[in-house]
C1' cells in the first nucleotide's frame, strides 16, 4: 500500500408504523488531543455507496402500503347490522 475475514456501529431494500429473519452498502484531507500513535475527538472542507417499480416517442397508463413473514393504520371490492 492492496486484498480478505471477524466484531461493533450506521444506512438501504418504488407509498405509513412495529417485531423477527434475510440480502446489500459504509471514504479522504485538515485540525485538536498525546512523550508518541496503525489511538481518540471534530456540523472544517472535499467526496460519496447500497436504494429511489413497470409500460409508452409523447400525452399518459398500470400493480403494490412486506425484501420475506406477522400485526396495526390508510385505500379498494363484496356481504351483514
Nucleotide at each position: 500500500u492492496g486484498g480478505u475475514g471477524a466484531a461493533u456501529g450506521g444506512g438501504c431494500g418504488a407509498u405509513g408504523g412495529a417485531g423477527u429473519c434475510c440480502g446489500c452498502c459504509c471514504g479522504g484531507u485538515g485540525g485538536c488531543u498525546u512523550g508518541a500513535c496503525u489511538g481518540g475527538c471534530u456540523u472544517a472542507c472535499c467526496u460519496g455507496a447500497a436504494u429511489c417499480g413497470c409500460g409508452g416517442u409523447g400525452a399518459c397508463g398500470c400493480u403494490g402500503a412486506u425484501g420475506a413473514c406477522u400485526c396495526c393504520u390508510a385505500c379498494c371490492c363484496u356481504g351483514g347490522c